A computed fold for a 75-nucleotide RNA from a Gammaproteobacteria bacterium, annotated as transfer RNA. Taxonomically the source falls in Gammaproteobacteria (Bacteria, Pseudomonadati, Pseudomonadota). Rfam family: tRNA. Its family is annotated with triplet codon-amino acid adaptor activity in the Gene Ontology. By type it is a transfer RNA.

RNA sequence: ACGGCUGUAGCUCAGAGGAAGAGCGCGACUCUGCGAAGGUCGAGGUCGGCGGUUCGAAUCCGCCCAGCCGUGCCA
Numbered sequence: 001a002c003g004g005c006u007g008u009a010g011c012u013c014a015g016a017g018g019a020a021g022a023g024c025g026c027g028a029c030u031c032u033g034c035g036a037a038g039g040u041c042g043a044g045g046u047c048g049g050c051g052g053u054u055c056g057a058a059u060c061c062g063c064c065c066a067g068c069c070g071u072g073c074c075a
Stems, first nucleotide, its partner, number of pairs: 001071007010024004018055001026042005048064005
């Protein structure tokens, strides 16, 4: 330098055009002599960034950023 993959909740990951979910974690309540476990409810998201396409974008396109992998060039 070129190519590929990845980037979504605090963490690990789903979601492939109709507007975002799970598990764990966190909070409240319940239960208990007190806790843990269990049960119920809840909070938490600029979907890496900026543009574009579309009635509509996490999803499609372009550029950029970060991480990982591969190929090559110079010395």